């Protein structure tokens, strides 16, 4: 100097499902799966201890717009393998 992986920040993209009903700070019925959480498990590792999905559940959350949003991309920064 180039720069893998990880983390942080900014920006861009980002699904699903009633603008349902009633007596509307509440209650009722129906529904969604992509915050978080829980379960199963391919698989990884294996002496022991473990890790693990966008699958399943729907506790939480959500069902016009806005907001939120797993995840993806770009840029910057911290640290850093290797050359």
């Nucleotide at each position: 100097c180039u720069g893998u992986u990880u983390g942080u920040a900014a920006c861009g993209g980002g699904a699903g499902a009633g603008a349902c009903c009633a007596u509307u700070u509440u209650g009722g019925c129906g529904c969604c799966g992509a915050a978080g959480g829980a379960g199963c498990a391919a698989c990884c590792a294996c002496c022991c201890c473990g890790g693990a999905a966008a699958c399943u559940c729907u506790c939480a959350g959500g069902c016009a717009a806005a907001a939120g949003g797993a995840c993806c991309g770009u840029u910057a920064c911290c640290g850093u393998a290797a050359u």